A computed fold for a 597-nucleotide part of an RNA from Longimycelium tulufanense, annotated as large-subunit ribosomal RNA, domain I. The full RNA is in RNAcentral, with records from ENA. Lineage of the source: Bacteria > Actinomycetota > Actinomycetes > Pseudonocardiales > Longimycelium.
Context: one part of a larger RNA
RNA sequence: GGCGCACGGUGGAUGCCUUGGUACCAGGGGCCGAUGAAGGACGUGGGAGGCUGCGUUAAGCCUCGGGGAGCUGCCAACCGAGCUGUGAUCCGAGGGUGUCCGAAUGGGGAAACCCGGCUGGGGUCAUGCCCAGUCACCCGCACCUGAAUGUAUAGGGUGUUGGGGGGGAACGCGGGGAAGUGAAACAUCUCAGUACCCGCAGGAAGAGAAAACAAUAGUGAUUCCGUGAGUAGUGGCGAGCGAAAGCGGAGGAGGCUAAACCAUGCACGUGUGAGACCUGGCAGGGGUUGCGUGUGUGGGGUCGUGGGGUCUUCCUUCCCAAGUCUGCCAGCUUGGGCAAGAGUGAGAAAGUGGUGUGUUAGUCGAAUCUGUCUGGGAAGCAGGACCGGAGUGGGUGAGAGUCCCGUAGACGAAAGCAUGCCGUCUCUUGUGGAGGGUUCCCGAGUAGCAGCGGGCUCGUGGAAUCUGCUGUGAAUUGGCCAGGACCACCUGGUAAGCCUAAAUACUUCCUGGUGACCGAUAGUGCACGAGUACCGUGAGGGAAAGGUGAAAAGUACCCCGGGAGGGGAGUGAAAGAGUACCUGAAACCGUGUGCCU
Numbered sequence: 001g002g003c004g005c006a007c008g009g010u011g012g013a014u015g016c017c018u019u020g021g022u023a024c025c026a027g028g029g030g031c032c033g034a035u036g037a038a039g040g041a042c043g044u045g046g047g048a049g050g051c052u053g054c055g056u057u058a059a060g061c062c063u064c065g066g067g068g069a070g071c072u073g074c075c076a077a078c079c080g081a082g083c084u085g086u087g088a089u090c091c092g093a094g095g096g097u098g099u100c101c102g103a104a105u106g107g108g109g110a111a112a113c114c115c116g117g118c119u120g121g122g123g124u125c126a127u128g129c130c131c132a133g134u135c136a137c138c139c140g141c142a143c144c145u146g147a148a149u150g151u152a153u154a155g156g157g158u159g160u161u162g163g164g165g166g167g168g169a170a171c172g173c174g175g176g177g178a179a180g181u182g183a184a185a186c187a188u189c190u191c192a193g194u195a196c197c198c199g200c201a202g203g204a205a206g207a208g209a210a211a212a213c214a215a216u217a218g219u220g221a222u223u224c225c226g227u228g229a230g231u232a233g234u235g236g237c238g239a240g241c242g243a244a245a246g247c248g249g250a251g252g253a254g255g256c257u258a259a260a261c262c263a264u265g266c267a268c269g270u271g272u273g274a275g276a277c278c279u280g281g282c283a284g285g286g287g288u289u290g291c292g293u294g295u296g297u298g299g300g301g302u303c304g305u306g307g308g309g310u311c312u313u314c315c316u317u318c319c320c321a322a323g324u325c326u327g328c329c330a331g332c333u334u335g336g337g338c339a340a341g342a343g344u345g346a347g348a349a350a351g352u353g354g355u356g357u358g359u360u361a362g363u364c365g366a367a368u369c370u371g372u373c374u375g376g377g378a379a380g381c382a383g384g385a386c387c388g389g390a391g392u393g394g395g396u397g398a399g400a401g402u403c404c405c406g407u408a409g410a411c412g413a414a415a416g417c418a419u420g421c422c423g424u425c426u427c428u429u430g431u432g433g434a435g436g437g438u439u440c441c442c443g444a445g446u447a448g449c450a451g452c453g454g455g456c457u458c459g460u461g462g463a464a465u466c467u468g469c470u471g472u473g474a475a476u477u478g479g480c481c482a483g484g485a486c487c488a489c490c491u492g493g494u495a496a497g498c499c500u501a502a503a504u505a506c507u508u509c510c511u512g513g514u515g516a517c518c519g520a521u522a523g524u525g526c527a528c529g530a531g532u533a534c535c536g537u538g539a540g541g542g543a544a545a546g547g548u549g550a551a552a553a554g555u556a557c558c559c560c561g562g563g564a565g566g567g568g569a570g571u572g573a574a575a576g577a578g579u580a581c582c583u584g585a586a587a588c589c590g591u592g593u594g595c596c597u
Base pairs, nucleotide, nucleotide: 001596002595003594004593005592006591007590008589009588015582016547017546020518021517022515023514024513025512026511027510028509029507030506031167032166039101040100041099042055043054044053046079047078049075050074051073061095062094063093064092065091066090070083071082072081106115107114108113116135117134118133119132120131121130122129137164138163139162140160141159142158143157144156145155171202172200173199174198175197176196182189186236212219213218223250224249225248226247227246233241234240254499255498256497257443261299262298263297264296265295266294267293268292269291270290276289277286278285279330280329281328282327283326284325304477306442307441308440309438310437311436312435313434314433315432318337319336320335321334322333323332324331338430339429340428341427342426343425351424352423353422354421355420356419357418358417359416360415362411363410364409368384369383370382371381373380385402386401387391393405394404395403448472449471450470451469452468453467454466458484479494480493481492482491483490534541535540554581557568558567559566560565
């Protein structure tokens, strides 16, 4: 020195554990913000720091509930000083305070800082100083003012118990919009209207009440699921892409306008001396009241067996009062009563009282003893009982239905939130119907057509339907559109205005639950003062690190040593569990010994 054996050191694998994760499910909630958000900075405790809470009233203040003996949050003890049956700490609801930054908004700015104006107050002899309030911009509305330019308009100003601004995980709608890839290369095509960027909104959004489908039979808004169906189609007919009707379900809802016509306000034009007009008839009276155009308001009207307006005939009409130039009759308008209907969920819109349910604290909640068994310890074992609408689960010195917390079940709210019902309240209607006539109306730079695009299963194709830009450019029910070029017949519908709950999507958040999910190199990047330390100019990147014991009982005292560390003694079941702490593998390093050299 090598090999073997034994005993150690180092190291932290493995086993066991779990405070933490992860996936999914159910229910709830679903926006927050100039009344200053989200997110932060700095402060705040009797005693340094971190986390949590809070904001100069600063681990807290007030009120109302719950609860019932201790309390002054955690790491985390110790000391000090206090509070509490006059009910503290703690839990829930409502309120108050809430520095500075941040959309940040008085001005500025290198965020958490600097500097102001005005009004009121405090302080000073006075200034400096302090406190409260207020002062950004844009849009809308109202009013004032007001150019070129006469009327106007633009512009400017004031007010504004009107609104906006910023943030948010995914979901939604819209505006833009790739490439890697596939086609075994590649260009049409595909990936894909995906990723990504931008705008906007809501708790959902979007869509939605047939100018729809269908096919000689019918359906009857939209949305979502299953099927139809990888079908019909489309496609360098390659790769691929890929419906709809119908049927079965979930849910279920329909409304309001424009126009014709009537009345009326305003503006402009025009008009005359009665012949227009003032509701009709008769008589009187009025004097621009008229007529036309535009616009606002109210009534009317809303449909596809076409509907409406208007004229006319007939039937029918809740009561009262006032008005309609005067008188009478008829008619019309307005208000009130009464009756009927409806309603904030579209069709108009806000409360308020009562009540129910859920939720935000909580309360009650059955039943076990013995053992001279083992053990440090009983819940184990042995024996004998009991409860069960409760034998899910967790804890307790090992493995507990009956020890503790709970569990099944039952009960509970002053206040807030969610949701339902009833009343109050609000709104609408009180004329409608039938027959006949009719010159009136039924959404225009629209439909259609042409060119070039987009989107539909449809890649230009025979290419309809939908849609963008450009050009051209109708008709009003004897009309117009569609039924896959186009035409005829037939059938369906009524465009060019608007609103609309539910069934659907998602899950930042709250509550509960589950797992042939993980168990510290796993599971989130983070089980631990983690988006921390650290790296980077920055955008950004981004760790490592869990376990004594049942209980600190964390080794008084003695000895060696400067200390570190160790030997006794003591605690403990165990110290070869001593805070470098459960178990303690291997590499690696030693000590002893056997053999070989």